[in-house]
Molecule: transfer RNA
Organism: Clostridia bacterium
RNA sequence: GGCCCGUUGGUCAAGCGGCUAAGACGUAGCCCUCUCAAGGCUGAAUCAGGGGUUCGAUUCCCCUACGGGUCA
Numbered sequence: 001g002g003c004c005c006g007u008u009g010g011u012c013a014a015g016c017g018g019c020u021a022a023g024a025c026g027u028a029g030c031c032c033u034c035u036c037a038a039g040g041c042u043g044a045a046u047c048a049g050g051g052g053u054u055c056g057a058u059u060c061c062c063c064u065a066c067g068g069g070u071c072a
Stems, first nucleotide, its partner, number of pairs: 001071007010025003018055001027043005048064005
């Protein structure tokens, strides 16, 4: 340098055109408890950046960045 794959809350991770963006861990508040832990309820927190296609993009296309694989 060429080609391929990936990038979603603090962490892991589902979703492949219209979702309130699922779930787990963590975290905050409340309940429970003499207290703590465990348990229960409720909440906050996410689409790498830019451009394009579309009535509508996390999802499709292009570029960039970062990570991984592979060929030389």